[in-house]
RNA sequence: GACUCAUCGAGACCGGCUGAGGGAUAGGCCCAAUGAAGCCGGGGCAACCUGCAGGACUAACCAUCCUGAUAAGGUGCCAACUCCUGCGGUGUACAAUUAAUUGUCACCGAGAGAUGAGUG
Numbered sequence: 001g002a003c004u005c006a007u008c009g010a011g012a013c014c015g016g017c018u019g020a021g022g023g024a025u026a027g028g029c030c031c032a033a034u035g036a037a038g039c040c041g042g043g044g045c046a047a048c049c050u051g052c053a054g055g056a057c058u059a060a061c062c063a064u065c066c067u068g069a070u071a072a073g074g075u076g077c078c079a080a081c082u083c084c085u086g087c088g089g090u091g092u093a094c095a096a097u098u099a100a101u102u103g104u105c106a107c108c109g110a111g112a113g114a115u116g117a118g119u120g
Base pairs, nucleotide, nucleotide: 002119003118004117005116006115007114008113013042014041015040016039017038021031022030023029025086026085027084028083043078044077045076048074049073050072052068053067054066055065056064082112087109088108089107090106091105093104094103095102096101
């Protein structure tokens, strides 16, 4: 990197080194010398996996599934809804237009992306 499943409106920052970028991509809109990204140290958030307890299933065990507590281990994360939009659809909505239609807004779905777990 590929495929499958789950989740994505919540939550959580300080110090040191360094020095101009960063928010995946395009557009927008933001963040940034009151210090970006990166590296190091410490802190925190969360509860995906392991581990723990209970239940379902079983003759029983294993496996699997469900629930719960915690935060010990493995990850992850700590501006803005995944920052917003992009593709398709819906609307007693709003605006422009004679109208077809277009734009805006709201909602739904897809796609893309991120994270975890698993497969070959």